[in-house]
RNA sequence: GAAGAAGGACAGAUGAUCGCCGCCUGCAACGGUUGCCACCUGCUGGCGACCUGAACAGGGGGAGGAAAGUCCGGGCUCCACAGGACAGGAUGGUUCCUAACGGGAACCGGGGGUGACCCCAGGGAUAGUGCCACAGAGAGGAGACCGCCGGCCAUCGCUUCGGCGCUGGCAGGUAAGGGUGAAAGGGUGAGGUAAGAGCUCACCAGUUCCGGCGGUGACGUCGGAAGCUCGGUAAACCCCAUCCGGAGCAAGGUCGAAUAGGGGGACGCUUGAGGACGGUCCGUCCGAAGUCCCCGGGUUUGACUGCUUGAGGCCGUCGGCAACGGCGGUCCUAGAUGAAUGAUCAUCACCCUGUCUGCGGGUAACCGCGCAGGGGACAGAACCCGGCUUACGGACUUCUUUGGCC
Numbered sequence: 001g002a003a004g005a006a007g008g009a010c011a012g013a014u015g016a017u018c019g020c021c022g023c024c025u026g027c028a029a030c031g032g033u034u035g036c037c038a039c040c041u042g043c044u045g046g047c048g049a050c051c052u053g054a055a056c057a058g059g060g061g062g063a064g065g066a067a068a069g070u071c072c073g074g075g076c077u078c079c080a081c082a083g084g085a086c087a088g089g090a091u092g093g094u095u096c097c098u099a100a101c102g103g104g105a106a107c108c109g110g111g112g113g114u115g116a117c118c119c120c121a122g123g124g125a126u127a128g129u130g131c132c133a134c135a136g137a138g139a140g141g142a143g144a145c146c147g148c149c150g151g152c153c154a155u156c157g158c159u160u161c162g163g164c165g166c167u168g169g170c171a172g173g174u175a176a177g178g179g180u181g182a183a184a185g186g187g188u189g190a191g192g193u194a195a196g197a198g199c200u201c202a203c204c205a206g207u208u209c210c211g212g213c214g215g216u217g218a219c220g221u222c223g224g225a226a227g228c229u230c231g232g233u234a235a236a237c238c239c240c241a242u243c244c245g246g247a248g249c250a251a252g253g254u255c256g257a258a259u260a261g262g263g264g265g266a267c268g269c270u271u272g273a274g275g276a277c278g279g280u281c282c283g284u285c286c287g288a289a290g291u292c293c294c295c296g297g298g299u300u301u302g303a304c305u306g307c308u309u310g311a312g313g314c315c316g317u318c319g320g321c322a323a324c325g326g327c328g329g330u331c332c333u334a335g336a337u338g339a340a341u342g343a344u345c346a347u348c349a350c351c352c353u354g355u356c357u358g359c360g361g362g363u364a365a366c367c368g369c370g371c372a373g374g375g376g377a378c379a380g381a382a383c384c385c386g387g388c389u390u391a392c393g394g395a396c397u398u399c400u401u402u403g404g405c406c
Base pairs, nucleotide, nucleotide: 001402002401003400004399005398006397007396010394012348013347014346015345016344017343018342020062021061023059024058025057026056031051032050033049034048035047036046037045038044039042064378068389069388071387072386073385074384075383076248077247078246079245083282084281085280086279088244089243090242091241092240093107094106095105096104097103108122109120110119111118112117123239124238128237129236130233131232132231145178146177147174148173149172151170152169153168154167156165157164158163186204187203188202189201190200191199205229206228207226208225209224210223211222212221213220214219252305253304254303255302262295263294264293265292266291267290274286275285276284312331313330314329315328316327317326318325319324350375351374352373353372354371355370358369359368360367361366
């Protein structure tokens, strides 16, 4: 110098001008309440106090690492104090962290990379069912296409007349060898056999079981036993284990306005209509002369609250490998609602490209400065928080591999 890996933090700065949205202070038009006084005795005029506060002036504050996707989890609110069963959904190595999680940390097992390091829905395929394209005989306790083997029949040849051989056919045996395929019932050798085969044996590999040792555990390691070698697929149905009530700030609350009067239908009056109740059932509670539905009519498309101080940020210290937790100190940091948080200019900083005819350093590869030109992304809070995922110009730290030069 090049190519990479991991990690946390950053997301330009300052000034000027013009704007936008809340908050605070001042002033106080118009307005409201009230006290006193006056008279032409009226909701009249004057003076004063208080409230609200348009506009104006001043001060101070004003997006993110992802505010995004709305994919998980929780807080909060209402529905009953959130019950039982089924259905449905999600997750799936172990231990820990956490309010919780499908998140995170460390580790185990498997896989990838020369390496830094990365990836894995990582339970069960001897509970059952399904599927496995094309090719192939056969895709499953499978399969005989070629081959190999013996038997029977036919034909032909040879014969020492016992048989032997060639060719063809028939029904068999065989998973050694060939061939197909992503995948075809461990591998090597020996025995065995008509030929073969874990058929038997030795060794190797794997699986299952038992035991010892280490580890909290997943698991590792050592020893032994069993020919056990049983295809793959569960982000296919399914089985097992664990978890999950529903709806959401348009939740919910307060105020204002309206709910007048009318027509039709269904069910029911305690043997229970209807409602809470939501996918079903059970169960529980409320419940009565009314309840529900349709048609038509009326009012409002308001204001305030919830609303931002929170499992909060930063610093220190202690415990822990870490995620994280304890303690102490300190800080307050957007609350809009057709939705503010911006624009322009200047200077500086940063990055890229060029630099033979600029400068400096170095033996050199090269580096620094200067000069010229160019660049600045993704993206905008909407009840709040913890995550995940995705988007993104550039820059930082540590580490890996490697080229060149000395």

Predicted 3D model of a 406-nucleotide RNA (Bacterial RNase P class A) from Pelovirga sp. Model confidence (mean pLDDT): 75 of 100. The sequence is in RNAcentral, with records from ENA. A source record names the gene rnpB.